[in-house]
The prediction has a mean pLDDT of 84. Small-subunit ribosomal RNA, central domain from a marine metagenome, 347 nucleotides, folded computationally.
Context: one part of a larger RNA
RNA sequence: UUGGGCGUAAAGAGUGAGCAGGUUGUGACCACAGUUAAAAAUUAAAUCUUAGCAGUGACUGCUAAAUCAAUUUUUAAUAACAAGUCACUUGGGUCAAAGAGAGGAUUGCAGAAUUUCAAGUGGAGAAAUAAAAUUCGCAGAUUUUUGAAGGAAUGUCAAAAGCGAAGGCAACAAUCUGGCUUUACACCGACGCUGAUUCACGAAAGCUUGGGUAGCAAACAGGAUUAGAGACCCUGGUAGUCCAAGCCGUAAACGAUGAGCACUCAUUUUUGGACAAUAAUGGUUCAGAAAUUUAGCUAACGCGUUAAGUGCUCCGCCUGAGAAGUACAGCGGCAACGCUAAAACUC
Numbered sequence: 001u002u003g004g005g006c007g008u009a010a011a012g013a014g015u016g017a018g019c020a021g022g023u024u025g026u027g028a029c030c031a032c033a034g035u036u037a038a039a040a041a042u043u044a045a046a047u048c049u050u051a052g053c054a055g056u057g058a059c060u061g062c063u064a065a066a067u068c069a070a071u072u073u074u075u076a077a078u079a080a081c082a083a084g085u086c087a088c089u090u091g092g093g094u095c096a097a098a099g100a101g102a103g104g105a106u107u108g109c110a111g112a113a114u115u116u117c118a119a120g121u122g123g124a125g126a127a128a129u130a131a132a133a134u135u136c137g138c139a140g141a142u143u144u145u146u147g148a149a150g151g152a153a154u155g156u157c158a159a160a161a162g163c164g165a166a167g168g169c170a171a172c173a174a175u176c177u178g179g180c181u182u183u184a185c186a187c188c189g190a191c192g193c194u195g196a197u198u199c200a201c202g203a204a205a206g207c208u209u210g211g212g213u214a215g216c217a218a219a220c221a222g223g224a225u226u227a228g229a230g231a232c233c234c235u236g237g238u239a240g241u242c243c244a245a246g247c248c249g250u251a252a253a254c255g256a257u258g259a260g261c262a263c264u265c266a267u268u269u270u271u272g273g274a275c276a277a278u279a280a281u282g283g284u285u286c287a288g289a290a291a292u293u294u295a296g297c298u299a300a301c302g303c304g305u306u307a308a309g310u311g312c313u314c315c316g317c318c319u320g321a322g323a324a325g326u327a328c329a330g331c332g333g334c335a336a337c338g339c340u341a342a343a344a345c346u347c
Stems, first nucleotide, its partner, number of pairs: 004318003007301002012315001014201004021194003025088005035077009049065006091191001092188003096183004103177006110154001115149006125136002162169002206247006215241002220236004258314006266292010296303002320347003329340004
């Protein structure tokens, strides 16, 4: 428990596709259903109210009438809404011509750098740190030259830049492929929006099988530090990080801000187009990305045409703190765990 809210106080699902459902542009016609109006019928008695009558000290008794509301039937109406029919073009979509992009998948390939190995050089240190030690080195290290191997990541360009639904995406080339933007004619003619259940995608870590392993590096070992040091620092170092296939399904998955549509001052920067045109570092316009800010909003901070302003449609979620995102149960998972999700009790 509503005439309230969800950026930061509790609260927007991690993201999308989409069935049902909800909702839905403009004009005309129509009037079966909805809706509206009128009339009629019914809604026991008692009760209530009103009126009349009777009676009492008072309560009261008898008779009659009646509103409201609901249901049904009949008749009528059509401003708006809804249904139906016809039409329309602005929403939405198709076709065409251009355009930008780290969007995705696969394959190939390049140059730096680290490491290791081989050979030459050379001869005592190197490396590390606040300082050291563990460590490496006369069995020749570090250095330097040449060659080879292998794995991972792509300097500069680079940007408040770009693309993607989100997660995310960055050397270069090819193939396949998704979406987006602009311009203009034609066409379709509301086909739209949202979306419970559902389905798909979903960083990192983790798991399974098989590969791979240069660097880095949980665990672990050693050296330091310290009262101690299970840490911070140092020397090593295995899972892992990488690839293929399959799971997991969670993150401060954040803009801590659901999606769509409409409306509402200005200025500046920037990405991609289009237009006309010039003396132009200029103008107009569409789609993005940013900064300042008016009105307005806000508890304040702040937001401010990319709204947290003004409205509409649909979904999700919140309701004192702790117990608790826990227990139990169910479902999912190989497991780790995930999803759904309380109460006693305490304050």